[in-house]
RNA sequence: GGCAAGGUAGCUCAGUUGGUUAGAGCACACGGUUCAUACCCGUGCGGUCGCAGGUUCAAGUCCAGCCCUUGCUA
Numbered sequence: 001g002g003c004a005a006g007g008u009a010g011c012u013c014a015g016u017u018g019g020u021u022a023g024a025g026c027a028c029a030c031g032g033u034u035c036a037u038a039c040c041c042g043u044g045c046g047g048u049c050g051c052a053g054g055u056u057c058a059a060g061u062c063c064a065g066c067c068c069u070u071g072c073u074a
Base pairs, nucleotide, nucleotide: 001073002072003071004070005069006068007067010026011025012024013023019057028044029043030042031041032040050066051065053063054062
């Protein structure tokens, strides 16, 4: 350089044919439980969906560009 996959919460990930609240688990905070800690249960916090554009009534999802990560290949 070429090809492929990927980038969504602090971490690991899901997200249906583009359609009416952006989610799960872990972590964190608080409460319950316990003599206490852990486990367990409940509640809560946390997101410009990599960047900036285009299409559309409507974009995490489609289109083109750029950046980054991983793998293969020369």
The RNA shown here (transfer RNA) has 74 nucleotides and comes from a Candidatus Rifleibacteriota bacterium.
It matches the Rfam family "tRNA". The family's RNA type in Rfam is transfer RNA.
NCBI's taxonomy places the organism under Bacteria, Bacteria candidate phyla, Candidatus Rifleibacteriota.